[in-house]
Overview: A computed fold for a 95-nucleotide RNA from a mouse gut metagenome, annotated as THF (Tetrahydrofolate) riboswitch aptamer.
RNA sequence: GCAGAGUAGGAGCUUGCGCGUUAAGUGUCAUGCAGACGGGGAGUUGUUGCGUGAACGAAAAGGUUUCUUGCGGUGCAGGCUCCGCAUCCCGCUGC
Numbered sequence: 001g002c003a004g005a006g007u008a009g010g011a012g013c014u015u016g017c018g019c020g021u022u023a024a025g026u027g028u029c030a031u032g033c034a035g036a037c038g039g040g041g042a043g044u045u046g047u048u049g050c051g052u053g054a055a056c057g058a059a060a061a062g063g064u065u066u067c068u069u070g071c072g073g074u075g076c077a078g079g080c081u082c083c084g085c086a087u088c089c090c091g092c093u094g095c
Stems, first nucleotide, its partner, number of pairs: 001095004009083010019072003028054008039090004060069003
């Protein structure tokens, strides 16, 4: 000098157990705070979580006493597949 590896995390599908169906949750916008971001350091206008505020908004049916089948851009955990350091410096492996 050239080439390469590896993380957190994200997405899709799927399994189990829940929650809601008396509408919470999810999603959208604004704002504040916090976290994480290859082995080390730095780190955003990106990303995740939480708080507050705002607008919007739904699928029930059977059974008949809390059960079944559904429904919800529903929560948590597991499995499979795919993607994968914003960026900068150093390091690691091969030549």